[in-house]
């Protein structure tokens, strides 16, 4: 010199997973609203098919192949970055966890979560903003 790793601080992506305010000397740690998300739950409607077990969150569901239990190809779906939208193209994801024998949609009501986890292909439209200059 240059890669990696490590702490910090700003910015931005996926995603509900943001912001306050109270308490304790301090920290672990509690509580509390708002905001956004999830499930349970009448009536009326569907449905009537509950081991072939059902059922939830989530874009992440199914197919196919062949050593068979592990890989590879393909898919319904979703993501991609510097205003935002819209579109072309290049690109990635396409897992995972939970209830526990039970749940259809549901108003009232009652309830739960606020995590994790990374860092940007190019262009072509249309609204708006801001900044210079006349």
């Nucleotide at each position: 010199c240059u890669a990696a790793g490590c702490c910090u601080g700003u910015c931005g992506c996926u995603g509900a997973g943001u912001c306050g305010c109270c308490g304790u000397g301090a920290a672990c740690u509690g509580g509390u609203g708002a905001a956004c998300g999830g499930g349970g739950g009448a009536a009326c409607c569907a449905a009537u098919u509950u081991u072939u077990g059902g059922g939830g969150c989530u874009a992440a569901u199914c197919c196919u192949g062949a050593a068979c239990u592990u890989c590879a190809g393909g898919u319904a779906g979703g993501g991609g970055u510097a205003c935002u939208g819209u579109u072309c193209u290049c690109u990635c994801c396409g897992a995972g966890c939970c209830c526990g024998u039970c749940a259809g949609c549901u108003a009232a009501c009652c309830u739960c979560g606020u995590a994790a986890g990374c860092g940007u292909u190019g262009g072509a439209c249309a609204u708006g903003a801001u900044u210079u200059c006349a």
c-di-AMP riboswitch aptamer (ydaO/yuaA leader) from Ferroacidibacillus organovorans, 134 nucleotides, folded computationally. It matches the Rfam family "c-di-AMP riboswitch aptamer (ydaO/yuaA leader)". Gene Ontology terms of the family: cyclic-di-AMP binding and regulation of gene expression. The source organism's lineage runs through Bacteria, Bacillati, Caryophanales, Alicyclobacillaceae and Ferroacidibacillus. The prediction has a mean pLDDT of 79. Of the family's consensus pairs, 92% are formed in the model. It was read from a public genome assembly, where an Rfam model found it.